[in-house]
RNA sequence: CUUAUCUAGAGUGGCUGAGGGAAUGGCCCUUAGACGCCCGGCAACCGACUUUGAUAAAGAUUAAUAUGCGCUCUUUUUUAAAAUACGGUGCCAAUUCCAGCGGGAUAAUAUAGUGCCCGGAAGAUGAG
Numbered sequence: 001c002u003u004a005u006c007u008a009g010a011g012u013g014g015c016u017g018a019g020g021g022a023a024u025g026g027c028c029c030u031u032a033g034a035c036g037c038c039c040g041g042c043a044a045c046c047g048a049c050u051u052u053g054a055u056a057a058a059g060a061u062u063a064a065u066a067u068g069c070g071c072u073c074u075u076u077u078u079u080a081a082a083a084u085a086c087g088g089u090g091c092c093a094a095u096u097c098c099a100g101c102g103g104g105a106u107a108a109u110a111u112a113g114u115g116c117c118c119g120g121a122a123g124a125u126g127a128g
Stems, first nucleotide, its partner, number of pairs: 001128006011039001013038003019029003024099003040092003045088003048084001050082005056076005062070001096122001101119004
């Protein structure tokens, strides 16, 4: 830089001891123990393995004049779905905690603000 996903899920554990939720603003978590580390767990992105279906190719078989098609079987290619959790990551307060930028809808005379919907920006994670 490209691409996919980001409203599901996951601990009454051990160690440590003051900050943490990316940044800004808010709003929260936290000595009834945060963050971090270990154990444990969740999930299934990549690899691996297994099963089933489809697809294409090759070979075998049925076979009688020969050849070929088709059925069936085997192997392989591609692909879809499912399963395992073995390897590489990831994750385990709150929707990525919410907002900002743009658009829409609604109440109000209007402005501002608030709540709702969609998109974007920024960010996180995987794969390349």
Background
This is a predicted structure of a 128-nucleotide RNA (SAM riboswitch aptamer (S box leader)) from a marine eukaryotic metagenome. Model confidence (mean pLDDT): 78 of 100. The RNAcentral record of the sequence draws on MGnify.